The prediction has a mean pLDDT of 80.
A computed fold for a 72-nucleotide RNA from a Parcubacteria group bacterium, annotated as transfer RNA.
Taxonomically the source falls in Bacteria candidate phyla (Bacteria).
The sequence is in RNAcentral, with records from ENA.
Rfam family: tRNA. Its family is annotated with triplet codon-amino acid adaptor activity in the Gene Ontology.

[in-house]
RNA sequence: GGCUCGGUGGCGAAGUGGUAACGCGUCUCUCUGCAAAAGAGAUAUGCGGGGGUUCGAUUCCCCCCCGGGCCU
Numbered sequence: 001g002g003c004u005c006g007g008u009g010g011c012g013a014a015g016u017g018g019u020a021a022c023g024c025g026u027c028u029c030u031c032u033g034c035a036a037a038a039g040a041g042a043u044a045u046g047c048g049g050g051g052g053u054u055c056g057a058u059u060c061c062c063c064c065c066c067g068g069g070c071c072u
Stems, first nucleotide, its partner, number of pairs: 001071007010024003018055001025043006048064005
């Protein structure tokens, strides 16, 4: 340098045109002599950046940035 896959809350991860599941974590409560475990509820400035298409973009197109793999 070329090809390819990916970037989504604190972490992991789904979604692929109509403003985003789930798990973990965190907080509160129940339980307990206290704690752990278990259960209930709550929580978070989350779609890498810019531009384009569209009534509407996390999703489609272009450029760029970052990471993984393959090739040279």